Predicted 3D model of a 262-nucleotide part of an RNA (large-subunit ribosomal RNA, domain VI) from Phacus pleuronectes. Lineage of the source: Eukaryota > Euglenida > Spirocuta > Phacaceae > Phacus. RNAcentral holds the full RNA, with entries from ENA and SILVA. A source record names the gene rrn23. Its mean pLDDT, the model's own confidence on a scale to 100, is 83. It matches the Rfam family "Bacterial large subunit ribosomal RNA". Rfam links the family to the GO terms structural constituent of ribosome and ribosome.
Context: one part of a larger RNA
C1' cells in the first nucleotide's frame, strides 16, 4: 500500500513443508521342501532399537530465589550475636518453581488409486504362434490420497455471519461512529515486533495461610573444668508454587477512523 466504504469474527484451500524407519523372538511349523544335513513362502502377534513431538507425575540434573554447615579476614566498643569481603557463588552439604533428559507419553493407520520393471487372459494382424495392434487383470519401500503444520499478495487477492454509514461546514477539511493503537497492569506469549488477559476484574505487588525445602534458630536453664551436648521445640527462616482477600497499582487520559454502491 493493495484487496474498491469502513470494521470484527469464524472459515474454504490452490500451493508448500514435514513424517512415511528398522530389527528380533513366538505361533503357524521341525509343518511344505529334502536321501540327509537343514528348513521355508503366505498369515498372526509380541518385544525391542534409532528418530520425531509434546510433557515434568515418577527418577534425576542445574537452581549465582532458598536453608543449614565451615575456615580466613573487616566492622557493629568487648563477650555472644550478626552484616561484608574473600577470581562474576570463598568453599561444602541439601533443594522449591521454572528449565532439561538419563526420566514419562505419543507417532510412523490403509483389503484406498494409478502404475515401474516383471507375470498373465482373451487374440488379429500373419489359418499357426504370440501378454497387444481393439478389449482386460494382477503387481514395489518408489508416485497420488489419506496423516500432521503453515497456508487468499491463491494480485485469480475467495467464502458466511454480525457492526458502523452521523454533525458541522463548504469543495476539501474538521470532529466523531463502528472498530482500533498508545498508555498503564501484567502474562501460560516473547530477540524485537507479534499474541493473550484486565474493574462485570484475582492482574502485578502487599497480607494472611499453606503444599514443599533446609534441618531443630536467638534466647534462657541444665549437664560438664571445657570443647560440647541436652530441654523449651519438627524449631526458626524461606517459600519463584497453590488458596483465599480489592489494601495498592491496573488511573489519568492521548490518538486513528465513513460515504463506493442502493
Nucleotide at each position: 500500500c493493495g484487496u474498491u466504504a469502513g470494521a470484527g469474527u469464524a472459515u474454504u484451500g490452490a500451493a508448500a513443508g514435514g513424517a512415511u524407519c528398522u530389527u528380533u523372538u513366538u505361533c503357524u511349523a521341525g509343518u511344505a521342501c529334502g536321501a540327509g544335513a537343514g528348513g521355508a513362502c503366505c498369515g498372526a502377534a509380541a518385544a525391542a532399537g534409532a528418530c520425531a513431538c509434546a510433557c515434568c507425575u515418577c527418577u534425576g540434573g542445574u537452581g549465582u530465589a532458598c536453608c543449614a554447615g565451615u575456615u580466613c579476614u573487616u566492622a557493629u566498643g568487648c563477650c555472644a550475636a550478626u552484616a561484608g569481603g574473600a577470581a562474576a557463588u570463598g568453599c561444602u552439604g541439601g533443594g522449591u518453581a521454572g528449565u532439561c533428559a538419563a526420566g514419562u507419553g505419543u507417532g510412523g493407520a490403509g483389503u484406498g488409486a494409478a502404475u515401474a520393471a516383471c507375470u498373465g487372459c482373451u487374440g488379429a494382424a500373419a489359418g499357426c504362434a504370440u501378454a497387444u495392434a481393439a478389449g482386460u487383470a494382477g503387481g514395489a519401500a518408489g508416485u497420488c490420497c489419506a496423516c500432521c503444520u503453515u497456508a487468499a499478495g491463491a494480485u485469480g487477492a475467495g467464502u458466511a455471519c454480525u457492526c458502523u454509514u452521523c454533525u458541522a461546514a463548504u469543495u476539501u477539511u474538521a470532529g466523531u461512529a463502528a472498530g482500533g493503537u498508545c498508555a498503564c497492569a501484567a502474562c501460560u506469549a516473547g530477540a524485537c515486533u507479534a499474541g493473550u488477559u484486565g474493574u462485570u476484574a484475582a492482574u502485578a505487588g502487599g497480607u494472611a495461610c499453606u503444599a514443599a525445602g533446609u534441618g531443630u534458630a536467638u534466647a534462657u536453664u541444665u549437664a560438664g573444668u571445657a570443647a560440647u551436648a541436652a530441654a523449651u521445640g519438627u524449631a526458626g527462616c524461606u517459600g519463584a508454587g497453590g488458596u483465599a482477600u480489592a489494601c495498592u497499582a491496573a488511573u489519568a487520559g492521548a490518538u486513528c477512523g465513513a460515504u463506493a454502491g442502493u